[in-house]
Context: one part of a larger RNA
Order: sequence, then structure tokens, then C1' cells
RNA sequence: UUGGGCCUAAAGCAUCCGUAGCCGGCUUCACAGGUCUCUUGUUAAAUCCAACGGCCCAACCGUUGGACUGCAGGGGAUACCAUGGAGCUAGGGGGCGGGAGAGGCGGACGGUACUCCAUGGGUAGGGGUAAAAUCCUUUGAUCCAUGGAAGACCACCAGUGGCGAAGGCGGUCCGCUAGAACGCGCCCGACGGUGAGGGAUGAAAGCUGGGGGAGCGAACCGGAUUAGAUACCCGGGUAGUCCCAGCCGUAAACGAUGCAGGCUAGGUGAUAGAGAGGCUAUACGCCUUUCUAGUGCCGCAGGGAAGCCGAUAAGCCUGCCGCCUGGGGAGUACGGCCGCAGGACUGAAACUU
Repeated sequence: UUGGGCCUAAAGCAUCCGUAGCCGGCUUCACAGGUCUCUUGUUAAAUCCAACGGCCCAACCGUUGGACUGCAGGGGAUACCAUGGAGCUAGGGGGCGGGAGAGGCGGACGGUACUCCAUGGGUAGGGGUAAAAUCCUUUGAUCCAUGGAAGACCACCAGUGGCGAAGGCGGUCCGCUAGAACGCGCCCGACGGUGAGGGAUGAAAGCUGGGGGAGCGAACCGGAUUAGAUACCCGGGUAGUCCCAGCCGUAAACGAUGCAGGCUAGGUGAUAGAGAGGCUAUACGCCUUUCUAGUGCCGCAGGGAAGCCGAUAAGCCUGCCGCCUGGGGAGUACGGCCGCAGGACUGAAACUU
């Protein structure tokens, strides 16, 4: 609960697609359902309002008139809403063109390093720390050279750079594939916005089955430290981290800021595309400038409790959805539903303050 709000006080669903619903561009015709107007009927009495009257007054009562609100019938109006018809192009979609990009999926190839193995060289230490020790090492370590194996990763380039709805995406090449931006007197012609339910996607960890396992490393075992040390530091090390198939569905999933559209001073960067001018004289080049798109910083008005926001709004408006309503109890209990499980989603109350 017809209120006020949601960056940080409680509050924007993790993200997108989309059903119902709600909302919806310009012109014109028709209709007259909504809407407006007139009229008729009805809307019992009492109540209410006004005038007058009756109790000495008042309360109270009476008479007359009216009002109220709704419904039904009839006549009319046609701006808006709805409906139907016709048309338009500014929204939206499609086409064409040359470009940008770690967008996604698959395959192939490569690179340094670490580790291990083999061979050769070589000899007494190595490693580690604040200092040590555990640990490795004469069965030859550490170190050097050559060769091999395996797994993971992708330095420099690299940039408040780019792409993606979000999660996220970074060696090279190839194939398949998606989206966005820019330019165009091309085409369709409102086909749109949001979106309860619903669906899809969704980091890490975790789960199931199968592989793989170099490095790292929860748990665990040692060594130290310490009053203790179930830690921080050191030596090891299993799951895991990696791949395939399937689940889970959560995060400070954050811009702690829902999506879409319109309007409202500027300044300054870097990114992509297009136009104009100039310089070089050819390099997918450089400089100036204009427009568009996304991405940063500063800032006027305005907003805000302030921090701050400020054309990428938290300003001024519109549409639609989600959510909040003191703290604790509690994201608990119960029920439902989903999951193999851990658990997820939905989600109270008593009581207390």
C1' cells in the first nucleotide's frame, strides 16, 4: 500500500531471447464501442441540501423543490482511445559496399620455460631461510653439453586498446560461424518497446563416468616459529587444476547504477568507419577539420544528505518490468519444486529490541 523510494542508507532479477499482458509513429476515410452532450424513464421511504412553515426558541417535525450515484432507452458530437479500410517513411527490418575486432566452435602447427629420462663432462656439496632445519647428494647430486619424453601455458607486442548479452575472450595459420559500427535519394512499410510465467546461456569451486597429470597445490605429513601455532615461513604432497561427455546454477555474477526512446553548454584523449582540405610522392603514410558509433577524463546548468553524477546522467520527460518498507530471529523453519549429492529457488512466525 491511490505514498515514497532502489550507486554507497532496505531495494535493479547474473545476462539475454521471448508468450500473455501493458504501451505504441505520420496522413486520410468509415463506424460510433469507449468518451462527451441533450433528453426520457428509473434510482421506494427515511437520510442529505435549500426555501417556507409548526411546537415560545432549538433539537425535532411537516410541506415543496433539489441534489446524489448508478442503470436503461432515444437524439446528437467525433478531437482523443478502440475497430476496419487506404496510404506514407522519420522507428524497425532487409539489401549492397569497403573496412575493424583476444566474438564463438573445430582442426593443424609452433615457441620459451619447468619437470623427468638417457648419454657424456665434472666433484663435494646442493637447496632453503630473517636465521635454520626437515629434504636431495660419493648408488655421483647441484652445475655444463647433447638427445629424448610428457603435460600445461602463450613473455615481448599490450594500450582506463578491442570484441562479446552477461559470464568471458590473448602464440600462429586454416575452415565453419555470429554480432556490431560506418557509407548508400536501393527495398519492405509500424512489422515496434517492455516483458508476469517460460526458455537459453552462465566465472571459480564442486559432483558423476572416462582419460590425462609437467608445474602448481586445498586436505595431509614433516621442519621451523611460538606460551601454544590445528597458521603465516620452509621441504614434501592427494584431490583438484587440463581434455571428453553429463550435472550443478551460484559470486563483491559490480558501473554495487534494469531495458528502450526523446530532450538538455562545452573542453580534451585514445579506438573504428566515412567525407573535405593540405603535405609528402606512395607508405593500408602524416597533419588539419567535419560527421557517425562505441570507449575514457574534466566540467556548465541541473540533481544529490554528501561522496559525487553531469549527452556513457545519478539532469528533464515517456513506456514496461523487477524489487524495498526498522534491527535481530533468518535467507532459518515448514511445505513445494529442482538436483546424484553438496545444495539451489520460493520463503514465514513466535519471541526479542